[in-house]
RNA sequence: ACAGCAUUUAAGCAAACCUGCCGAAAGACAGGGACGCAAAGCCACGGUGUCUAACCGAUUUUAUUCGUACGUUCGACCGGUUGCAACU
Numbered sequence: 001a002c003a004g005c006a007u008u009u010a011a012g013c014a015a016a017c018c019u020g021c022c023g024a025a026a027g028a029c030a031g032g033g034a035c036g037c038a039a040a041g042c043c044a045c046g047g048u049g050u051c052u053a054a055c056c057g058a059u060u061u062u063a064u065u066c067g068u069a070c071g072u073u074c075g076a077c078c079g080g081u082u083g084c085a086a087c088u
Stems, first nucleotide, its partner, number of pairs: 003088002009085001012037002017032004022027001035075001041081003046078003049073001051071001056067003
C1' cells in the first nucleotide's frame, strides 16, 4: 500500500423498557438503559416490503366499517454512497 472481518481489543452506535416531549397514529426527538451492531454512518427523491390511516374515497343504521401514503421504518431486504484504529 492492497484485501478481509474467522478471532481479539480501544473508541463508537444503542433494541426492549422507563421518563419527558411532538404527532391522528405508526413513529420521531431528548435523558436514562443495553438486546445487539464492522457500516446499527448517510440516501425512504433508488427498488421491494413493514407499520399507521389524519386527509380523501366507498359504505351507511350518522358513527362506525373498509380501502388508500402524500406519513413511517436504512436495527426488514436488496442497491447506491462515504468512512476509522487494532487484528488477520
The RNA shown here (c-di-GMP-I riboswitch aptamer) has 88 nucleotides. It was read from a public genome assembly, where an Rfam model found it. Its mean pLDDT, the model's own confidence on a scale to 100, is 85.